[in-house]
The RNA shown here (transfer RNA) has 73 nucleotides and comes from a Candidatus Omnitrophota bacterium.
Its mean pLDDT, the model's own confidence on a scale to 100, is 81.
The organism belongs to Candidatus Omnitrophota, within Bacteria.
Rfam family: tRNA. Rfam describes the family as follows. Transfer RNA (tRNA) molecules are approximately 80 nucleotides in length.
RNAcentral records the identical sequence in 2 taxa.
RNA sequence: GCCCAGGUAGCUCAAUUGGCAGAGCAGAUGAUUUGUAAUCAUCAGGUUGAAGGUUCAACUCCUUUCUUGGGCU
Repeated sequence: GCCCAGGUAGCUCAAUUGGCAGAGCAGAUGAUUUGUAAUCAUCAGGUUGAAGGUUCAACUCCUUUCUUGGGCU
């Protein structure tokens, strides 16, 4: 230099060929318990790496760019 894959909640990951952004763990509150742990219920937590474009509508499609990993020379 070229090619491929990834980037979504604090962490690990989903989102079924464009149609309400979710789960588990972690966190907060409450219940339970003599107390803790465990368990149960509820809650909070996201500019979907960034910018632009297409569309009524974009995590998803297109362009550029940043970053991580792998391959080739």